[in-house]
Predicted 3D model of a 1458-nucleotide RNA (small-subunit ribosomal RNA) from an uncultured bacterium. Rfam family: Bacterial small subunit ribosomal RNA. Rfam links the family to the GO terms ribosome and structural constituent of ribosome.
RNA sequence: AAUGAACGCUGGCGGCACGCUUAACACAUGCAAGUCGAACGAGAAAGUUCUUCGGAAUGAGUAAAGUGGCGAAUUGGUGAGUAACGCGUGGGGAUCUGCCUUUUAGUAGAGAAUAUGUUUAAGAAAUUGAAUUUAAUACUGUAUAUUUCCAUUUAUGGAGAAAGAUGGCCUCUUGCUAUCGCUAAAAGAUGAACCUGCGUACUAUUAGCUAGUUGGUAGGGUAAAAGCCUACCAAGGCGAUGAUGGUUAACCGGCCUGAGAGGGUGACCGGUCACAUUGGGACUGAGAUAUGGCCCUGACUCCUACGGGAGGCAGCAGUGGGGAAUUUUGCACAAUGGACGAAAGUCUGAUGCAGCAAUGCCGCGUGAAGGAUGAAGGUCUUAGGAUUGUAAACUUCUGUUGAUCAAGAAGAAAAGAUGUAAAAUAAUACUUUAUAUUUAUGACGUUAUUGAUAAAGAAAGCUCCGGCUAACUUCGUGCCAGCAGCCGCGGUAAUACGAAGGGAGCGAGCGUUAUUCGGAAUUAUUGGGCGUAAAGGGCGCGUAGGCGGUGCUAUAAGUUUAUUAUUUAAUCUCCCGGCCUAACUGGGAAAAUGUGAUAAAUACUGUGGUGCUAGAAUAUAAUAGAGAGGGAUGGAAUUUUCGGAGUAGCGGUAAAAUGCGUAGAUCUCGAAAGGAACGCCAAUGGCGAAGGCAGUCUCUUGGGUUAUUAUUGACGCUGAUGCGCGAAGGCGUGGGGAGCAAACAGGAUUAGAUACCCUGGUAGUCCACGCAGUAAACGAUGAUCACUAAACGUUUGGGCCUAUGGUCUGAGUGUUGUAGCUAACGCGAUAAGUGGUCCGCCUGGGUAGUACGAUCGCAAGAUUAAAACUUAAAGAAAUUGACGGGGGUCCGCACAAGCGGUGGAACAUGUGGUUUAAUUCGAUACUACGCGAGGAACCUUACCUGGGUUUGACAUAUAUGGGACAGUUGUAGAAAUACGAUCUUUAUAGGGAAACCUAUGACCCAUAUACAGGUGCUGCAUGGCUGUCGUCAGCUCGUGUCGUGAGAUGUUAGGUUAAGUCCUUUAACGAGCGCAACUCCUAUCAUUAAUUGCUAUCCUUUAUUGGAGCACUUUAAUGAGACUGCCUGGGAAACCAGGAGGAAGGGGGGAAUGAUGUCAAGUCCGCAUGGCCCUUAUAUCCAGGGCAACACACGUGUUACAAUGGCUGAUACAGAGAGUUGCAAACCAGUGAUGGUAAGCUAAUCUCAUAAAAUCAGUCUCAGUUCGGAUAGAAGUCUGCAAUUCGACUUCUUGAAGCUGAAAUCGCUAGUAAUCGCGCAUCAGAACGGCGCGGUGAAUACGUUCUCGGGCCUUGUACACACCGCCCGUCAAGCCAUGAAAGUUGUCUGCACCAGAAAGUAUUUUUGUUAACUGUUAAAAGAGACGAAUAUCGAAGGUGUGGGGGAUGAUUGGGGCU
Repeated sequence: AAUGAACGCUGGCGGCACGCUUAACACAUGCAAGUCGAACGAGAAAGUUCUUCGGAAUGAGUAAAGUGGCGAAUUGGUGAGUAACGCGUGGGGAUCUGCCUUUUAGUAGAGAAUAUGUUUAAGAAAUUGAAUUUAAUACUGUAUAUUUCCAUUUAUGGAGAAAGAUGGCCUCUUGCUAUCGCUAAAAGAUGAACCUGCGUACUAUUAGCUAGUUGGUAGGGUAAAAGCCUACCAAGGCGAUGAUGGUUAACCGGCCUGAGAGGGUGACCGGUCACAUUGGGACUGAGAUAUGGCCCUGACUCCUACGGGAGGCAGCAGUGGGGAAUUUUGCACAAUGGACGAAAGUCUGAUGCAGCAAUGCCGCGUGAAGGAUGAAGGUCUUAGGAUUGUAAACUUCUGUUGAUCAAGAAGAAAAGAUGUAAAAUAAUACUUUAUAUUUAUGACGUUAUUGAUAAAGAAAGCUCCGGCUAACUUCGUGCCAGCAGCCGCGGUAAUACGAAGGGAGCGAGCGUUAUUCGGAAUUAUUGGGCGUAAAGGGCGCGUAGGCGGUGCUAUAAGUUUAUUAUUUAAUCUCCCGGCCUAACUGGGAAAAUGUGAUAAAUACUGUGGUGCUAGAAUAUAAUAGAGAGGGAUGGAAUUUUCGGAGUAGCGGUAAAAUGCGUAGAUCUCGAAAGGAACGCCAAUGGCGAAGGCAGUCUCUUGGGUUAUUAUUGACGCUGAUGCGCGAAGGCGUGGGGAGCAAACAGGAUUAGAUACCCUGGUAGUCCACGCAGUAAACGAUGAUCACUAAACGUUUGGGCCUAUGGUCUGAGUGUUGUAGCUAACGCGAUAAGUGGUCCGCCUGGGUAGUACGAUCGCAAGAUUAAAACUUAAAGAAAUUGACGGGGGUCCGCACAAGCGGUGGAACAUGUGGUUUAAUUCGAUACUACGCGAGGAACCUUACCUGGGUUUGACAUAUAUGGGACAGUUGUAGAAAUACGAUCUUUAUAGGGAAACCUAUGACCCAUAUACAGGUGCUGCAUGGCUGUCGUCAGCUCGUGUCGUGAGAUGUUAGGUUAAGUCCUUUAACGAGCGCAACUCCUAUCAUUAAUUGCUAUCCUUUAUUGGAGCACUUUAAUGAGACUGCCUGGGAAACCAGGAGGAAGGGGGGAAUGAUGUCAAGUCCGCAUGGCCCUUAUAUCCAGGGCAACACACGUGUUACAAUGGCUGAUACAGAGAGUUGCAAACCAGUGAUGGUAAGCUAAUCUCAUAAAAUCAGUCUCAGUUCGGAUAGAAGUCUGCAAUUCGACUUCUUGAAGCUGAAAUCGCUAGUAAUCGCGCAUCAGAACGGCGCGGUGAAUACGUUCUCGGGCCUUGUACACACCGCCCGUCAAGCCAUGAAAGUUGUCUGCACCAGAAAGUAUUUUUGUUAACUGUUAAAAGAGACGAAUAUCGAAGGUGUGGGGGAUGAUUGGGGCU
């Protein structure tokens, strides 16, 4: 785009078309083929009129029936069969043809019957019998017959016809004449029959078919050619250019689609064919093998009196059934056409019309103009508004369609009749023609069309809105419900589901489904491919076929041109017309790409002839070689045997064991046997068609190459079928068997180990002869010919030269590479480049190289080779990442080297689990677990129980009412709270003498409404902040260049660095975020400053007490200093190693600083925030409880286990902090915690505040202890409203586990680890935690193999959620299709036989019947016919035996999906 469509929703009108695609299933009922009295005989009735009542006339020579003629073979229906001369197209000759046209001749004379009728008979009926009567254009002879047919002696012989009717005239009973008929014949037209070239579906998993088969002769037969039929003879005929078989199918003009070529299709209309319930058969006839005719047969249905009969809608309607699905049992012959007729006319379900159905195409309408306050309502909203929307309302108009009333007899009709004229005629009949007049006929039809009336009144839906694809929001739902053509959407913010609003498209339709073509160059003729995506046969020889060098000549098959015939009509295209337009339709043109005929041309192809030598082949001379087959022979090595010598192991592995060995192994010397394979040479060397080929010698043999001349003269290339060769493994027969070695055995390994490793070991490997016929049989690249830059190797020939060499030219074999090609990778004279020829092969993945069948094979198996079903991908190449028990390289307390811990104990603390009314919540690999929490007795607090409040504990606003609230105090209560008492306002303005009043405001209370409130949910809706990789050195951009592109380059490489730090190189040049630097602390110095700090000098005091001073120390501000700057060596440089100087040396030490990103990492309970949820509760207040529970498990810590120690005593040295709700000296009390009192200090001034380890003494003496301190008892102190759940501390007493910790695991590289104490934050109180401070102060680092993590380069990848990836097979369960299967059951078909209906033909017929002719006085009789019998042929049927295909089948095999 289309449809004979169907389904869903919806539906106003008209025109034109179209309507059982399925059951060629079965059919009730009605109709669809009759007509002619001008062929024939016979011939009613009702009714009407008249009547003498008997009847007559009319109806009427009508109806009905019969004989006869013509028609019924057309029209109409259907598509079952048919793969065929069936159809299409074009030819052909051996034919027939009613009616029609033309022409010629004729139409004479006889006869016998019969239907109908009448009378009867049988039968239920259908129907039939008998007797009698009768006619014809019915039937039968006779005559004649130019022509026709037959025969022959070619002019003769023989055979063979007919029918009359009507009208007119007339001599009136026979003629004439016209018309229509009839007969014979010749032509035409029409129609039909036959033959034939070409075309006409799929299948080779159908390869051979054929016996009247193919041809001939003779005969028969037909309208006609012919094996059409028969007899005889011959053995042919068809077939890979697809016979035969199977499946499917009516064919065509056309129709749909497409740019075309094509592909699909064969409804309607037109042509042909076939069929008419199944199968067979003839009759009649011009025509049929007819069916709205006959006979037989099968099935089915119906009637029946059971004896017998009837039937055929695939005609029009209609019914049932089937189905997704297809109409009225209508009107009319008015028109067109047909049958009959002289005609009027009759018949016509052909046809014309109407009805039904949006089934299709086309046209029209459902209103038009104005109309803003942009109404209401709806929807959305950022709350302002936006949108629906000029849409509506409203105003003014119009009147298509529909409704009602009327008009309209327009158009669609010629015939017929009558008159006139002409022709013809004897004619004024008849007939024909022309013309005039006149009359009838309309199914549609209440037509078309027109007018009037009323009235916007009665007339819009469907689908879609994620992308493709025009059109977006809200709500609901929450991987549910659902959507979906493909991709896909839906798991709480869905433009994708459902609804609404809005929008888009089409519009009386719109969507869906089905089907066809297109897009699809996705079967490729036009117009594709085969190295890696599907695809080159394993290789050769070669048949058919295809293709083929060059000159001349002939021909004209192909080819080309012209003319011509045909290519039905319709359709399509163009032009012009008719319906208002369109659809529709009339006319004309063009076209119909094809086929035939005739003529011409001869370049090319073909064919015949004759030449040529460039292709090909042969000869000659050389030449290289693991080319092939046979025979002979050699040495090394393994093994075995024998002999010598010799002793305890050998062997084997990562390590072992099995195994061998004292019966003497391994090892070693000598000898022998046997089999297999051939070291070095040896090579990106050679040979061969491929497989493949390797010691040496020899015999036979194939091919290649080079050179030179000569010969043949296209002999060539390719190659379906075919034939041959064909690794390894395998099979058969017979040998052989050293080594190796499937199977097998044992030992190991392992969770297992039917493996890898080890010890053994059989087939096999070897030979001969056969079979097999496959491989990643690979260059994953068919053969052949020609052409198209170079460079460098190598093998083997030849030529030339100035010759250890150079150069030219062949044939091989390799590497790099230009053009070109390629999706890229790559190929590139050995093409995957550019062309020619031929063959093979491919067409998404899976199923599957499988099943079935066939062929081959001894078998294994090979070859050929599907489908159902399933699936949206499978695949190729390249890119970026990620990953690797890949490679290279580098780094890190990563390992190693060390020191100290954890893991064992007790306790503290956090977590899990459990428990509970609650044990609030979160964090939970590294990156949760002394984490949020830098401090839960109440509070905190979010949890639980109980008691209260509801505009609320807190904010803002409005309205109304009131004037307090707070404080103090009383009662009830656990408190919140409730009820009292007492005490009570204020600013401004106005008025007033004042008290006070009014208005507004502040503050407070109450009421009402908006709202508050939520540590409720979602960290997977978010912001912000944070962790981690990681302080790792990376992450990117612009321009340029390369690539079809993703991308690459830069950022790689060589060095170097802590560093993408720097240098060099470089199709890159630059730049940004990171690195580094800038900042802070610290180490040195200088300058400035000098109190509360300091004290060298001076004075002074009991006293660093007071002066004095600011040199030193210190403090805190500003500066200096370090930069590979200098030297030596190395290096291209960057830089590295060493040295000097220096407080400090190569980043001096430390801190802060955290790129692009990753983990949907963490946090909605810090804060903020979208959405959702609660609103007398999930909000809020209060009391008590809980967060503190306790069988247990884990993390992080503290204290220990002791002598490098504990205890006692003495004595010395810090730093950094904090302090007025505070730090608190001194003094006093207490054993002590602490208390009392109280100076100083808002701090370099005072206080906390004695630092401890260390050091010096003493004691303990290796013990569960003078270690260790848990637990417990008693008594206290402090904080606080409160110390019970549940604080810290003190004193006395108690004195548990624990004696250095398994597997495993953590931290640390120097002022570090370890060890020692001090301070601070939080805080009323409450650290073994956290954050800081200083004191003492080590050991070790060979090094980068390994573990972990990371960076860069490279490589492989089937991964991309990225190895915690992907993914294979069995098994288990469900479903689906399918193969096999003992069989079972339909169907189709071959062959053989039996039987044999109807009919035809032949023969016979003594018996039955017999009008026409012969015959005769009449007969008899004859001729023939019917009938009968037999034979042949013959459908259905039966029997037997094969074959094809289908369905089904216990069980079973594999496959697919989940």
RNAcentral holds the sequence, with entries from ENA and SILVA.
The coordinates come from a structure-prediction model, not an experiment, and the mean pLDDT is 81.